A computed fold for a 348-nucleotide part of an RNA from an uncultured prokaryote, annotated as small-subunit ribosomal RNA, central domain. Its Rfam family is "Bacterial small subunit ribosomal RNA". Gene Ontology terms of the family: structural constituent of ribosome and ribosome. The full RNA is in RNAcentral, with records from ENA. The coordinates come from a structure-prediction model, not an experiment, and the mean pLDDT is 87.
[in-house]
Context: one part of a larger RNA
RNA sequence: CUGGGCGUAAAGCGUACGUAGGCGGAUGAGAAAGUAUGGGGUGAAAUCCCAGGGCUCAACCCUGGAACUGCCUCAUAAACUCCUGGUCUAGAGUUCGAGAGAGGUGAGUGGAAUUCCGAGUGUAGAGGUGAAAUUCGUAGAUAUUCGGAGGAACACCAGUGGCGAAGGCGCUCACCUGGUCCAUUACUGACGCUGAGGCGCGAAAGCGUGGGGAGCAAACAGGAUUAGAUACCCUGGUAGUCCACGCUGUGAACGAUGUGUGCUAGAUGUCAGGCAGCUUGCUAUUUAGUGACGCCGCUAACGCAUUAAGCACACCGCCUGGGGAGUACGGCCGCAAGGCUAAAACUC
Numbered sequence: 001c002u003g004g005g006c007g008u009a010a011a012g013c014g015u016a017c018g019u020a021g022g023c024g025g026a027u028g029a030g031a032a033a034g035u036a037u038g039g040g041g042u043g044a045a046a047u048c049c050c051a052g053g054g055c056u057c058a059a060c061c062c063u064g065g066a067a068c069u070g071c072c073u074c075a076u077a078a079a080c081u082c083c084u085g086g087u088c089u090a091g092a093g094u095u096c097g098a099g100a101g102a103g104g105u106g107a108g109u110g111g112a113a114u115u116c117c118g119a120g121u122g123u124a125g126a127g128g129u130g131a132a133a134u135u136c137g138u139a140g141a142u143a144u145u146c147g148g149a150g151g152a153a154c155a156c157c158a159g160u161g162g163c164g165a166a167g168g169c170g171c172u173c174a175c176c177u178g179g180u181c182c183a184u185u186a187c188u189g190a191c192g193c194u195g196a197g198g199c200g201c202g203a204a205a206g207c208g209u210g211g212g213g214a215g216c217a218a219a220c221a222g223g224a225u226u227a228g229a230u231a232c233c234c235u236g237g238u239a240g241u242c243c244a245c246g247c248u249g250u251g252a253a254c255g256a257u258g259u260g261u262g263c264u265a266g267a268u269g270u271c272a273g274g275c276a277g278c279u280u281g282c283u284a285u286u287u288a289g290u291g292a293c294g295c296c297g298c299u300a301a302c303g304c305a306u307u308a309a310g311c312a313c314a315c316c317g318c319c320u321g322g323g324g325a326g327u328a329c330g331g332c333c334g335c336a337a338g339g340c341u342a343a344a345a346c347u348c
Base pairs, nucleotide, nucleotide: 003320004319005318006317007302008301012316014201015200017198021194022193023192025088026087027086029084030083033081034080035077036076037075038074039073040072041071042070049065050064051063052062053061054060091191092188093187094186097182099180103177104176108172110154115149116148117147118146119145120144121143125136126135162169163168206247207246208245209244210243211242215241216240220236221235222234223233258315259314260313261312262311263310266293268291269290270289272287273286274285276283277282278281297304298303321348322347323346330341331340332339333338
């Protein structure tokens, strides 16, 4: 390489959009590029193979045959693929009518709590711990009541509930806006799937500039613990956490499971709809989601099992013993931190 694989052994890009490319529904017609059959030409010789022969054999050599699986060309066929033009509606999309939702963006409102400030009551303790101490407090703390300031987060509802491509999204009201589901006419007529490059989004931490700063809290300081304690525990506490704009582009970015389509027993819970029946909250049924079980089948086993890891197809990505190493060098990106791409020697 051919293969064999990718939930947990090495292996699914974090995720979408999309260029080239690959693949692509039904039906009838044409053409004949692929395809198939037949004919012709060519496919030098030597070599290889087969049959004979010559050197005493063999290697070697000679003669003949076959072969050279290829290319070109002519004719025929038209099932399949491609191509051309036509028709269709089951894929895809649009419209009409209802629905659910922490989907996104911007602006605003509210109450509980923490902290701080002012005032009142009040007096000797309060904090904290396994026990303590650092710490706060007679300059009046803790506790309690009233008033004020400010920032951040939204108890209950809350649910293997919902929404989103993923990251993620939870007070409330309103604005703008994306997606989706159901039902039902009508319309377009394959407009589809995947997607190398590319491009957008992308938790937390981090970075730049300017704000903000209540609580929490890396670093740091102190108190303990301990043989030591650069920790776990305690008292403090700065970046940061928050906002605006820009950057970074990573993660156990996980379902450790790429996307799409079709097919393959059931029974059960739940969410959003439809429909029929009635006893009005049940029964039957049907879509789309989300769970927990369970056959067939699959799996090394665990387990998966109509939300497949089953049976198939299309396309992409990735793996090929452990360490060295996701490192060095080079290139690209970044303000930096670093990221992406990515070896070898050596060693077992």